[in-house]
RNA sequence: CCGUGCUAGGCGGGGAGUUAGCGGUGCCUUGUCACCUGCAAGCCGCUUCAGCAGGGCCGAAAGCCGUUCUGAGGGUCCGGCCACCGGGGUCGGUACGCGAUGGGAGGCGCUGACGGUCAGGUCCCGUGCGACGCAGGAUCGCGAACCAGGUCAGGUCCGGAAGGAAGCAGCCUUAAGCGGAGACCACGGGUGCCACGGGGAAACCUGACCAGAGCCGAACUUCACGGAUACGCCCGGUGACCGCAAUUCGAAGGCGGCCGCACGG
Repeated sequence: CCGUGCUAGGCGGGGAGUUAGCGGUGCCUUGUCACCUGCAAGCCGCUUCAGCAGGGCCGAAAGCCGUUCUGAGGGUCCGGCCACCGGGGUCGGUACGCGAUGGGAGGCGCUGACGGUCAGGUCCCGUGCGACGCAGGAUCGCGAACCAGGUCAGGUCCGGAAGGAAGCAGCCUUAAGCGGAGACCACGGGUGCCACGGGGAAACCUGACCAGAGCCGAACUUCACGGAUACGCCCGGUGACCGCAAUUCGAAGGCGGCCGCACGG
């Protein structure tokens, strides 16, 4: 150095998550010439030599190592951008309200604007009248088996008689009460185009008079104030995407290195 048989070892790795921790199933990623079956997310198997059980394959290469180079991808953080959610009402804007300002479409006006004076009205108080309401008085009608009145037939009672007494029905009348009418007397009030008297700050309306040229006013402008908050804005949060960054883990590849036993040639 070659051949045969075997053994250690290997037949994928990594990230996040989960977990006391490790590995697996599941998610993401990377890679291959490179296994199969069973188990398993409120899960499965284990304990720092940290999946277990069974089978198959490679076998010192399909094994192992790295203060080395390149580096997929993931995590954290930072920034950008977008979307959504919650809040604020200091700011912008919007719409609204109110006030001022400018403006002057249009209208009124010498058949008299604005203004002034006087009178009246709207308002208040009192009185009267009317209407309405009520039904107290008055009025009319009805109205008591006995316990209301009058008269009391019959009958009853007292009396020797003359006479007397109580008294039902009937008739007449009335009390309480019931009812009618609404002319009269009272009474009432969110009563009245009513009458009279009085009071009236302002405003408005009407009329008379004075006087003689203005008066009202939409859109729109600007300013101030007020409340509102769909939007911008501000504050906070969540999520997706992106990245010149920072940091961390890091597949895979390059490069370099390491590796057993027996027999035979």